[in-house]
RNA sequence: CCGCGUUAAAGGUAAAAUCAUCGAAAGAUGAUGACACAAAGCCAUGGGUCUAAAGCCUUUCUACAGAAGGAAAUGAUCGCCAGGCCGCCAUA
Numbered sequence: 001c002c003g004c005g006u007u008a009a010a011g012g013u014a015a016a017a018u019c020a021u022c023g024a025a026a027g028a029u030g031a032u033g034a035c036a037c038a039a040a041g042c043c044a045u046g047g048g049u050c051u052a053a054a055g056c057c058u059u060u061c062u063a064c065a066g067a068a069g070g071a072a073a074u075g076a077u078c079g080c081c082a083g084g085c086c087g088c089c090a091u092a
Stems, first nucleotide, its partner, number of pairs: 005089001012037002017032006035079001041085003045082003048077003056070003060067002
């Protein structure tokens, strides 16, 4: 330097759940907590998935204010996959 990392050592992250806060929701953040993770570090770029507040549509209801239904990211997820960027340990 390259590769590997099932099993070492050091260090790291933290699912579900509960509580608090934020949010229309999905979800996020913090605390507790550990299911797991060798990129479970970072980036929503492509695909997937989740949500649907505003706006839009309706041959629905209606007291015409609104309600209900529908499609739909501009919302969310990198701990769904792919891609990109960067990086700790150092033979156990």